The RNA shown here (small-subunit ribosomal RNA) has 1471 nucleotides and comes from a mine metagenome. It matches the Rfam family "Bacterial small subunit ribosomal RNA". The coordinates come from a structure-prediction model, not an experiment, and the mean pLDDT is 83.
[in-house]
RNA sequence: AGAGUUUGAUCCUGGCUCAGGAUGAACGCUGGCGGCGUGUCUAAGGCAUGCAAGUCGAACGAAAGUUUUUCGCAAGAGAAACAUUGAGUGGCAAACGGGUGCGUAACACAUUGGUAAUCUACCUCGCAUUGGGAGACAACCCACCGAAAGGUGGGCUAAUAACCCGUAUAAUCAGCGAACGUAUGUUCGUUGAUGAGAGUCGCAAGACGAUGUGAGAGGAACCUAUGUCCUAUCAGCUAGUUGGUGAGGUAAUGGCCCACCAAGGCUACGACGGGUAGGGGGCGUGAGAGCGCGACCCCCCUCACUGGGACUGAGACACUGCCCAGACUCCUACGGGAGGCUGCAGUCAAGAAUAUUCCUCAAUGGCCGAAAGGCUGAAGGAGCGACGCCGCGUGCAGGAAGAAGGCCUUCGGGUUGUAAACUGCUUUUUUCAGGGACGAAUUCUGACGGUACCUGAAGAAUAAGAGGUUGCUAACUCUGUGCCAGCAGCAGCGGUAAUACAGAGACCUCAAGCGUUAUCCGGAUUUAUUGGGCGUAAAGCGUCCGCAGACGGUUUGGUACGUCUUGCGUCAAAUGUUGUGGCUCAACCACAACACUGCGUGGGAUACGGCUAGACUCGAGGUUGGGAGAGGUAAGCGGAAUUGCCGGUGUAGUAGUAAAAUGCGUUAAUAUCGGCAAGAACACCAAUUGCGAAGGCAGCUUACUGGAACACACCUGACGUUCAUGGACGAAAGCGUGGGGAGCGAAAGGGAUUAGAUACCCCUGUAGUCCACGCCCUAAACGAUGGAUGCUAGGCAUUGGCAGUAUCGACCCUGUCAGUGCCGGUCACCUAAGGUAACCCCUUAAGCAUCCCGCCUGGGGAGUACGGCCGCAAGGCUAAAACUCAAAGGAAUUGACGGGAACCCGCACAAGCGGUGGAGCAUGUGGUUCAAUUCGACGAUAAGCGAGGAACCUUACCAAGGCUUGACAUGUCUGGAAUCCAGCCGAAAGGUUGGAGUGCCGCAAGGAACCAGAACACAGGUGCUGCAUGGCUGUCGUCAGCUCGUGUCGUGAGACGUCGGGUUAAGUCCUUUAACGAGCGCAACCCCUGUCUCGUGUUACAUUGUUCACGAGAGACUGCCUGGGUAACCAGGAGGAAGGUGGGGACGACGUCAAGUCAGCAUGGCCCUUACGCCUUGGGCUACACACGUGCUACAAUGGAGCCAACAACGGGACGCCAAGUCGCGAGACGGAGCAAAUCCCUUAAAUGGCCCCUCAGUUCGGAUUGCAGGCUGCAACUCGCCUGCAUGAAGCUGGAAUCGCUAGUAACCGUGGAUCAGCCUCGCCACGGUGAAUACGUUCUCGGGUUUUGUACACACCGCCCGUCACGUCAAGAGAGUUGGCAAUACCCGAAUUCCCAGUCCGGGAAGAAGGUAGUGCCGAUGAUAGGGACGAAGUCGUAACAAGGCAUCCGUAGCGGAAGCUGUGGAUG
Repeated sequence: AGAGUUUGAUCCUGGCUCAGGAUGAACGCUGGCGGCGUGUCUAAGGCAUGCAAGUCGAACGAAAGUUUUUCGCAAGAGAAACAUUGAGUGGCAAACGGGUGCGUAACACAUUGGUAAUCUACCUCGCAUUGGGAGACAACCCACCGAAAGGUGGGCUAAUAACCCGUAUAAUCAGCGAACGUAUGUUCGUUGAUGAGAGUCGCAAGACGAUGUGAGAGGAACCUAUGUCCUAUCAGCUAGUUGGUGAGGUAAUGGCCCACCAAGGCUACGACGGGUAGGGGGCGUGAGAGCGCGACCCCCCUCACUGGGACUGAGACACUGCCCAGACUCCUACGGGAGGCUGCAGUCAAGAAUAUUCCUCAAUGGCCGAAAGGCUGAAGGAGCGACGCCGCGUGCAGGAAGAAGGCCUUCGGGUUGUAAACUGCUUUUUUCAGGGACGAAUUCUGACGGUACCUGAAGAAUAAGAGGUUGCUAACUCUGUGCCAGCAGCAGCGGUAAUACAGAGACCUCAAGCGUUAUCCGGAUUUAUUGGGCGUAAAGCGUCCGCAGACGGUUUGGUACGUCUUGCGUCAAAUGUUGUGGCUCAACCACAACACUGCGUGGGAUACGGCUAGACUCGAGGUUGGGAGAGGUAAGCGGAAUUGCCGGUGUAGUAGUAAAAUGCGUUAAUAUCGGCAAGAACACCAAUUGCGAAGGCAGCUUACUGGAACACACCUGACGUUCAUGGACGAAAGCGUGGGGAGCGAAAGGGAUUAGAUACCCCUGUAGUCCACGCCCUAAACGAUGGAUGCUAGGCAUUGGCAGUAUCGACCCUGUCAGUGCCGGUCACCUAAGGUAACCCCUUAAGCAUCCCGCCUGGGGAGUACGGCCGCAAGGCUAAAACUCAAAGGAAUUGACGGGAACCCGCACAAGCGGUGGAGCAUGUGGUUCAAUUCGACGAUAAGCGAGGAACCUUACCAAGGCUUGACAUGUCUGGAAUCCAGCCGAAAGGUUGGAGUGCCGCAAGGAACCAGAACACAGGUGCUGCAUGGCUGUCGUCAGCUCGUGUCGUGAGACGUCGGGUUAAGUCCUUUAACGAGCGCAACCCCUGUCUCGUGUUACAUUGUUCACGAGAGACUGCCUGGGUAACCAGGAGGAAGGUGGGGACGACGUCAAGUCAGCAUGGCCCUUACGCCUUGGGCUACACACGUGCUACAAUGGAGCCAACAACGGGACGCCAAGUCGCGAGACGGAGCAAAUCCCUUAAAUGGCCCCUCAGUUCGGAUUGCAGGCUGCAACUCGCCUGCAUGAAGCUGGAAUCGCUAGUAACCGUGGAUCAGCCUCGCCACGGUGAAUACGUUCUCGGGUUUUGUACACACCGCCCGUCACGUCAAGAGAGUUGGCAAUACCCGAAUUCCCAGUCCGGGAAGAAGGUAGUGCCGAUGAUAGGGACGAAGUCGUAACAAGGCAUCCGUAGCGGAAGCUGUGGAUG
């Protein structure tokens, strides 16, 4: 000190989250020791038991006990003493100490002053006094009542108890006088009046007391100023209330209380009300300012079961005192009594949660006492709890075969890891033993404690876990799981290769702890004083006026309030900081210094602000003058248009739309002419104009009236600016009353459109729109930009004026002054500067500054609910929370998309030719079927595709029969050469038996090849994943694009380059240019082909050098000419075999489609292992209601059949091509020549030409289907081959919607060859030649593509995004007939104790008065049938509102309507 998270990426805004520190904590796992601290935060809930306040015999009387003593024989009596005991009188203490935080928002607390308005026991100091007297009450005794607690009556008695008389330095009060003081007073002098006392101990001295009084110290009381939480959805509160007079009361002031009088007092600087809360020193955090907190310790306050009350006393309205009332608990003989742990322990309850019914008064302190001493749960200690802080330890050194084991592995190894083992050493800690404190000042006296500490011994011995490992954030692998189980602080992981789940190993962090949860501060400049913002992100009130408030021009004097400086006092201690010191260190503690930012007071300074007195004119205002203007209000007037009515002319349509229809019209419309009437709005002028505070304002005239600007001089003299509350104005819609109503036109009706159409379009049409008066008070009321003042380059237009020139004058022109309005952003003199997240703003600032006001603080919920105010209503203003999300948002960028725009290209359309879609057949696919019909491919980019050849094999599928180291590879061992033949079983595979055969190398041990057997490593898999992959391929697309380096611009993503103007087939080239270059693509280089030349010539040929073949070259480059053009280039021409890329091929940029292929091959992972492997036989892949794709043959005469005749090219051939010849109708057979091929063979090309027949028909077209007979291949043609002959002779007469190919040697037609292959389902595919066209005006439209631009809420990119109702589930909040609880106050009734008053022998009366009761309000909760909205939820239903011109531009206000988004009217905004 920052980081993660909105996006494809970027910058910004903005929230959420994390890393740090802390705690009186709790929970989980774990746990060795010590020191110092700390420990009911909840139920101020209830409490058993014990203890927590007594003491004094030197105040007093009496009793008991013990001891001594006197008398006595003894019993007994008396006296004395006692550091004895329990009561009583009396004194002091008990008001402290200890606990709590209920209440309290207050003089409760803190700080500062004051008391001239006060009190004070004990203590200290000073002065003075202490004379005399009388009468009681307890205890005790007697009697009585009661269960008890307790009480009543009678009698005796003492005192430092109480009372009376006397005295008075001082004191108090009153009068007079003097001095002082701001002052109601203080001090002094004088006169008068009033009021005290107690004794005890001691031989004594004396000591302790007592009384009056003064002073001090400490304590207490009251008053003042300032500070002291949230809420205005609490705005008015107050009758003892505010003041006065008098009386009362108090220690004392005072409405503190009472009577009377007056009517005041408080409040926006927040009264009153509500909520919450003890306050402070301080504590936590923070750089600080702050924010949060108020445990422990200290100070103050408060309370003591709840409420009220007084008594005693120096002090209380009293924690362990009293009285009364209430609730609760206990005792009881039922009559009545007792009690108060928020003291220390302890107990129950509550709770996530908080300790021992311990020891001691040894120390410190308190009370009593003369003292000894007593009491002391204050205190000192110990115990329990890792609750916190601090310290220590769990060993140290050596030790590589880098052991074993674990984990991983590319199988080589790596890691755990010097870690362990092992060797040596040490003993903090632990255990045992011995010694043994300080704390005691102070003679005695130590709870802690045989503790701390010291010494010795034993022995590595007694001692490590928790969390984490995707990023933030230090630390990574394997296995399991498979959107499951789970994790998670945020982002987010998990759908078969998860470093994110779970386990393991390894690693990281901290460590006797580690994590989690909760809370606070920080980070958060995310409430911004320090230190933020408001054009578009949240945010400027619709506008103006203006009180309070805030701020305020120049100058002089005064003052010294703010301000600054200095002195003094205070700001308790502790805490904090620094230093030093003490516990072995530290925590902890002690001492010293400083700090504690404050307040009071004295002295000083006077610049600035304030106040005060005066002056000034530039701010502001006023007077005068001439002008500008849709400024406002009212009245009057005008013409055009529209509609209606009347009359004329005239006839069948008119109106309306994309097209129609509803509507109007023969009862005469529309059209046209004339007349009349009505209402509303004001064409042209008109504009980027003008005016107004805004809303807004437009025909003309008049009246009244507001404001602004300018010019010249003068006047006033800061009179100013802004403005919470307040007031006024305020479009449209809407409301009320009364008018008016032409046109338009929500609603409504009808017609269309549509799947529907509650809309868009059309025909009608009511409110309304208009006027008057009164309301409403809102708009995208916008410049989305509050007002004022000053400063900081320009240009143009316009208003008014001045000067100059000119003119007879005016206009014009030039310059200038003051103002108003607009523009531009590089095209202006210097790039405007500057600002901004960017867009953009820029003298009319969003720049630089000052002042004042308003407003904002994540999105949604919501401008909503509740409450209040306003309104006739509609509604407006003010204005939350629960809950929910991790975003919502602004600007800009690159793409993609648009039923946006521009340009260009392509057999894309058009123009043509021929097809497909209909028939039959072939073939592929889907579907269905089946034991199996193996698998893959699915728009374009699957479907005559993988397959360039399924009868067996292939073959992966099915059935059946078999094998298990296996059909195949390597290694080990044993045996045997290998090999060949035969028999039996079997469908075969295979099983089994018998026979033949003895090889090669060799140093003679053995070895090599091969075969068989055995066991184990392993083989094997067309099993899965093409979404784990390589390789290969398709497609966009042979489209012209895709990028890089450097540089420049931009905060950045990015841009420029690659754009623009031309040109091209082309990002091809030229030109311009913040770009300059380069790469992959284009083109060229390569191959074939067309012309020529040269060379060679086997096998080519009319045996010649003309074809032909092979090889090498030439040729074409816009090179030449003309025209256009800056150029690139284009058009035309010449020559030439070929002309503008001559034709064709190979060649396919960055990338897209998770495109295709694990079944061609390779390959990670997973799976099978007597089977998902392997072998065999048979079957299937060839099924068949049907659908689709690709083809073939046709439907005929441009044809079919027959006979004769002609012309190719590419290729193939030895397990081959096969000639001649012979046989067969033919397929074919026999035959065997030639040929490893320019030599031989396949090999007759066909269309074509000639002659002849057919004559328009289901035919002499067409050939499917079927029967019979044959041929060929092959172990084998049944399922399931091809071919031949004869016979049979189906559909079909040119094909619906729709759709395909092709731009020249092309389409179309014709045949030929090859691969695969035993054969062939080939009509397929790949090649080859023969014959050989038509058409292209052109780019509007369809499809695809390229470039530029524009909009975007899209980026999985329009097959996108997204809105609302409805249905279901969950959740929170509001309303709700009510029901119920609490709080506070009021009125009335009743009225305890107590106080005061009256009366007073007693009894009594009055006032106040707690609790209780009754009543109606107010406020806050809880609950509630039901209805409504909100949020969230995986793929539900209906539509399609918004984002592109979103298909009717969107949005705002308002009104009506509609399942819903929404639609329509009216005014407004441009976002």
The RNAcentral record of the sequence draws on SILVA.